[in-house]
RNA sequence: GCGACGAAACGGCAAACUCGGCGCAAGCCGGGGGCGCAAAGCCGCGGGUCCCGAGUCCGGGACGGCCAGGCUACCGAA
Numbered sequence: 001g002c003g004a005c006g007a008a009a010c011g012g013c014a015a016a017c018u019c020g021g022c023g024c025a026a027g028c029c030g031g032g033g034g035c036g037c038a039a040a041g042c043c044g045c046g047g048g049u050c051c052c053g054a055g056u057c058c059g060g061g062a063c064g065g066c067c068a069g070g071c072u073a074c075c076g077a078a
Stems, first nucleotide, its partner, number of pairs: 005076002012037002017032006035065001041071003046067002048063006
């Protein structure tokens, strides 16, 4: 130095709930909040779940903090 790994530290993110706004809805955005997270950073073309339309073929959408995957990355004990 690289890979794997995850002790410590500096920092980071932010579940439920809540206030305001948006959306037919799933849900999203912002403030508060903090359950948790070593990729809870980014992606969405695999699976899954959910919503709307249609009606059982399908079309459009949502989540990604459900699983798996791709890319990138801070720190440095065992």